[in-house]
Molecule: glmS glucosamine-6-phosphate activated ribozyme aptamer
Organism: bacterium
C1' cells in the first nucleotide's frame, strides 16, 4: 500500500427531571414514566423564539436545554470560456404555483423471549396504515443581468 480482526462513533422526538401521574415501602426514603416515526445540514458568527409533516393517544401532560427550519452578516462553491458586481440557489447549486405519476414508516394491535417484587424496560416474530417533502412528467408565471477582457 493492501487484507484481517476488534472496539467506538452514526443518534436531534434529540438529551435531562425540581412538577404530574405510576410502582415499591409502616415512614423516611428508593424506583419508573416523561416523543411513534417520515423529512431535514456547503462553513463561521449573530438573532428571534411553540422550527415541517403525518401516526398513536389515556400525559406524546408541564418544565429546562438542544436541534439539520427562518432571518441577518461574512467565507467559499454552482449558475456563460475567464474577471469584476449584482441577482439566485449550495454541490442533484434557478425559483413560484397548478395537475398527474412514482416512492415511502415506526411505534401501536397480536404472540413470545429475557430483566425488574412492583410501576416499567428491553428483544424477536407476524403484520397493518399517513402526511409532507424529495424525484419523474406537463401546463403557467418571473429570472437567466451589467460591465470589460479572451477565442
Nucleotide at each position: 500500500c493492501a487484507g484481517a480482526a476488534c472496539a467506538u462513533u452514526u443518534c436531534a422526538g434529540c438529551g435531562c427531571c425540581u412538577g404530574g401521574c405510576c410502582c415499591c415501602g409502616c415512614a423516611a426514603g428508593g424506583g419508573g414514566u416523561g416523543a411513534c416515526g417520515a423529512g431535514g445540514a456547503a462553513g463561521a458568527g449573530g438573532g428571534a423564539g411553540u422550527a415541517u409533516c403525518g401516526a398513536a393517544c389515556c400525559u406524546u401532560c408541564g418544565g429546562c436545554g438542544g436541534a439539520u427550519g427562518c432571518c441577518c452578516u461574512c467565507u467559499c462553491g454552482g449558475u456563460u470560456c475567464c474577471c469584476a458586481c449584482g441577482a439566485u440557489c449550495g454541490u442533484g447549486a434557478c425559483g413560484g404555483a397548478g395537475c398527474g405519476g412514482a416512492u415511502c414508516a415506526a411505534a401501536g394491535c397480536c404472540a413470545c423471549c429475557g430483566g425488574g417484587c412492583a410501576a416499567c424496560c428491553g428483544g424477536u416474530g407476524c403484520u397493518a396504515c399517513a402526511a409532507a417533502g424529495c424525484c419523474c412528467g406537463c401546463u403557467c408565471c418571473g429570472a437567466c443581468g451589467u460591465g470589460g477582457g479572451g477565442u